[in-house]
RNA sequence: GGCCCAUCAGAAGCGCCAGCGCCCGCCUUUAGGCGGGACGACGAGGUGAGGGGAGAAUCGAAGGUUUCGGCGGAUGCCCCUCCGUGCUGGAUCCGGGCGCGUACACAGCCAGUAAAUAUGCGGGCAACCGCAAAACAGAGGGGCUGUGAUCGGGGAAC
Numbered sequence: 001g002g003c004c005c006a007u008c009a010g011a012a013g014c015g016c017c018a019g020c021g022c023c024c025g026c027c028u029u030u031a032g033g034c035g036g037g038a039c040g041a042c043g044a045g046g047u048g049a050g051g052g053g054a055g056a057a058u059c060g061a062a063g064g065u066u067u068c069g070g071c072g073g074a075u076g077c078c079c080c081u082c083c084g085u086g087c088u089g090g091a092u093c094c095g096g097g098c099g100c101g102u103a104c105a106c107a108g109c110c111a112g113u114a115a116a117u118a119u120g121c122g123g124g125c126a127a128c129c130g131c132a133a134a135a136c137a138g139a140g141g142g143g144c145u146g147u148g149a150u151c152g153g154g155g156a157a158c
Stems, first nucleotide, its partner, number of pairs: 014072004019068001022037006042060003048082001050081004083101005089158001092154005104148007119132005
């Protein structure tokens, strides 16, 4: 110095880089070769992150050749399952059904919420990178209102 194994830590719109393109140097020469480097998704949202399986995983912002291309993963979604929970005049219990995940769906209203880009400063020969303050989303979620969402059995008080 290399390889293998084990363990620990760490990220989850997260990590990685071998293609195209980009920057620098050298060589040869007008089209390439070699070496080195940079970029390669901007945040928001997502917790019973339950167990198993599958898999091209939600939302907008910027841009208008690359946020292209590729690999791995992943809290979404889908299937099975466990747990919990909402739905019937009725506390509550058992079983089933439909939905949901601190917990139903739909509609309306209200409030609140981002980073990058651009700008400034700094670093680098450069591609480009770091930092700072300000602005601007949509989905989801929250609050209020309205409408709607099960059946069978037991059952206190009424």
Molecule: glmS glucosamine-6-phosphate activated ribozyme aptamer